[in-house]
Predicted 3D model of a 72-nucleotide RNA (transfer RNA) from an Anaerolineaceae bacterium. Lineage of the source: Bacteria > Chloroflexota > Anaerolineae > Anaerolineales > Anaerolineaceae.
RNA sequence: GUGGAUGUAGCUCAACGGCAGAGCACCGGUCUGUGGAACCGGUGGUUGCGGGUUCAACCCCCGUCAUCCACC
Numbered sequence: 001g002u003g004g005a006u007g008u009a010g011c012u013c014a015a016c017g018g019c020a021g022a023g024c025a026c027c028g029g030u031c032u033g034u035g036g037a038a039c040c041g042g043u044g045g046u047u048g049c050g051g052g053u054u055c056a057a058c059c060c061c062c063g064u065c066a067u068c069c070a071c072c
Stems, first nucleotide, its partner, number of pairs: 001071007010024004018055001026042005048064005
C1' cells in the first nucleotide's frame, strides 16, 4: 500500500430500520452474631468520531480514527 474483521454501560457481550438490553461489577434493602452466599430493588449510554439516506439509524451509505488478521 491492498482486502477484511471489530468498536454499544466500569468489564464481557446482545439488539428485524421502530422504547438501547443481559450477565458480572457498583449502590440500597431482606436475611446473618459478623462476613460471604442467596433473594428483592436501583444507579449508570453523545452506540469510536464526522456527515448522508429515511417519518424514524447500533443497524443502510460515504469519509475518518483505533485495534486485529491476511496479502503485497
Its mean pLDDT, the model's own confidence on a scale to 100, is 81. Rfam family: tRNA. The family's RNA type in Rfam is transfer RNA. RNAcentral records the identical sequence in 2 taxa.